[in-house]
Context: one part of a larger RNA
RNA sequence: GAGUAACGACAAUGCGGGUGAAAAACCCGCACGCCGUAAACCCAAGGUUUCCUGCGCAACGUUAAUCGGCGCAGGGUGAGUCGGACCCUAAGGCGAGGCCGAAAGGCGUAGUUGAUGGGAAACAGGUUAAUAUUCCUGUACCGGUAAUUGCUGCGAUGGGGUGACGGAGAAGGCUAGGCCGGCCGGGCGUUGGUUGUCCCGGUUUAAGCAUGUAGGAAGAUCCCUUAGGCAAAUCCGGGGGGUCAAUUCCGAGAUGUGAUGACGAGUUCCCUCGGGAACGAAGUGGUUGAUGCCCUGCUUCCAAGAAAAGCCUCUAAGCUUCAGGCAAUUAUCGCCCGUACCGUAAACCGACACAGGUGGGUGAGGAGAGAAUCCUAAGGCGCUU
Repeated sequence: GAGUAACGACAAUGCGGGUGAAAAACCCGCACGCCGUAAACCCAAGGUUUCCUGCGCAACGUUAAUCGGCGCAGGGUGAGUCGGACCCUAAGGCGAGGCCGAAAGGCGUAGUUGAUGGGAAACAGGUUAAUAUUCCUGUACCGGUAAUUGCUGCGAUGGGGUGACGGAGAAGGCUAGGCCGGCCGGGCGUUGGUUGUCCCGGUUUAAGCAUGUAGGAAGAUCCCUUAGGCAAAUCCGGGGGGUCAAUUCCGAGAUGUGAUGACGAGUUCCCUCGGGAACGAAGUGGUUGAUGCCCUGCUUCCAAGAAAAGCCUCUAAGCUUCAGGCAAUUAUCGCCCGUACCGUAAACCGACACAGGUGGGUGAGGAGAGAAUCCUAAGGCGCUU
């Protein structure tokens, strides 16, 4: 230089009350403004206590601070069903033997490992200052083990089937959601009008179980035979014949049940004004309608679109009054790890409470052709002079 520039998005503040030594910034209330395919909600990565409560204000916070993601102390994360672990494999990694190489080591068979994929099962409501598909209430489901009863050829690391998959397009049936009526409860205007075809609010309920619909797929079943499926086979495949005109499988939604329950506008009572307790009306019809479901379907195209476990079935060795298998019932078991909080951000990556970056997914109301755009709901903010 200079008490100058700056104080980090121009979304915006104002007033009243409270606390306090002190209030533009903290808390409460009212009004105003901003976002609303987000600046709202949930998950993953990453962070690792930042979460909640009490007590503090030196430092940290671009100002003040009674406040805080700051300091100190205490508290907080509850699972058979969510995710992992577990079973299975992909690319890739490792790799007994093996091959190669002065050495180090490289490659690679069997195998082993490895999710971003496949594989059993849970929903609704309530509750905490802080967790909840985890606790509680109600109603369910799956798998294992044991026993009992009934029936019975069981048996795999082997065979077969299934699992099992691309792009594009089109139609139909539905549902979530929306809107309107009806119904229930409340209101009648401190500015003229408002008992009316008026205004405001509510009208919510799952998985499971039963049924098997719209629709989609395959002819079904029995007998004989058989150089294939590395052995065997009653299974699959090939060949032949008989009978029947249906049968079987998949399948949203709806309906009933779940639910004489829960929730519910509101009313009443209590209150340390934070809140707590009790009671509890209506809870129904039409219309619109998805990018969601039926649909891993259907049609079509050529570039022809994972694997293994699992599941079903077949036998081999073997076992055959046993063991084992199937079904039902009853009993019992389901351990371990994650679970707080942030998560388009002041908590992650950027030296910062940094106008940057953050793949992917869930859901996404009103107006609109629309995930555009403007305004707005729920919800969240006014970006720390």
The part of an RNA shown here (large-subunit ribosomal RNA, domain III) has 385 nucleotides and comes from a Thermodesulfobacteriota bacterium. NCBI's taxonomy places the organism under Bacteria, Pseudomonadati, Thermodesulfobacteriota. The RNAcentral record of the full RNA draws on ENA.